[in-house]
Predicted 3D model of a 102-nucleotide RNA (Purine riboswitch aptamer) from Mesobacillus selenatarsenatis SF-1. Rfam family: Purine riboswitch aptamer. The family is grouped with related families in Rfam's "Purine riboswitches". RNAcentral holds the sequence, with entries from Rfam and Ribocentre. The same sequence occurs in records of 2 taxa.
RNA sequence: CAACUAUAUAGAAUCAACCUUCAUAUAUCCUCGAUAAUAUGGUUCGAAAGUAUCUACCAAAUCACCGGAAAUGAUUUGACUAUGAAGGCAGGUUUCUUUUUG
Repeated sequence: CAACUAUAUAGAAUCAACCUUCAUAUAUCCUCGAUAAUAUGGUUCGAAAGUAUCUACCAAAUCACCGGAAAUGAUUUGACUAUGAAGGCAGGUUUCUUUUUG
């Protein structure tokens, strides 16, 4: 001096996690079967379908409608889950470089 290894400092990149926002999916939508009630009522369960998609598919309120029958309708508000992007957050993973020491 070089190589290798260890140690500590600093920097850069990278991966992952958490949070927020936006976007896509899905419209918390639609269709059947069974079941329950009846203007102080309008329930409950199951299946299918919907998504380059796992899961979920309900809740609350308001209005209408149904003259006592088997059927509800409309509107408003609220997410969860999957994926992608951006931002934020204090630290973490891995690699490289620099410096100190052996």